[in-house]
RNA sequence: UAAAGAGUAAAAAUGUGUUCGUAAAGUGCCUGUCGAACGGGGAGUUGUCGGCGGGACGAAAGACGUUUGUCUGCGGUUCACAUUUUGCAUCCCGCUUUA
Numbered sequence: 001u002a003a004a005g006a007g008u009a010a011a012a013a014u015g016u017g018u019u020c021g022u023a024a025a026g027u028g029c030c031u032g033u034c035g036a037a038c039g040g041g042g043a044g045u046u047g048u049c050g051g052c053g054g055g056a057c058g059a060a061a062g063a064c065g066u067u068u069g070u071c072u073g074c075g076g077u078u079c080a081c082a083u084u085u086u087g088c089a090u091c092c093c094g095c096u097u098u099a
Stems, first nucleotide, its partner, number of pairs: 001099005010086008020075003029055008040093004061072004
């Protein structure tokens, strides 16, 4: 100098347990604003995630009990764990191997 390669945060699906709601919050969608994270180092988006405000849409209850309880369900419900899959937007440097 050239070629090849490794590694993260995290995300998704499934399973188990669990929280909340079923008196409709939450989830999902649109939008404004603020913020955060993004391989070992630096930079970093029109991408990702979160807080707050606004908007549209919108549901599955049943049985027992009889005073707000228990059970079975339901919800693009919360969290934890497990498994599998995906995985630095991108740029520069570094690391490993080979020449």
The RNA shown here (THF (Tetrahydrofolate) riboswitch aptamer) has 99 nucleotides. Rfam family: THF (Tetrahydrofolate) riboswitch aptamer. For this family Rfam cites "A eubacterial riboswitch class that senses the coenzyme tetrahydrofolate" (Ames et al., Chem Biol, 2010).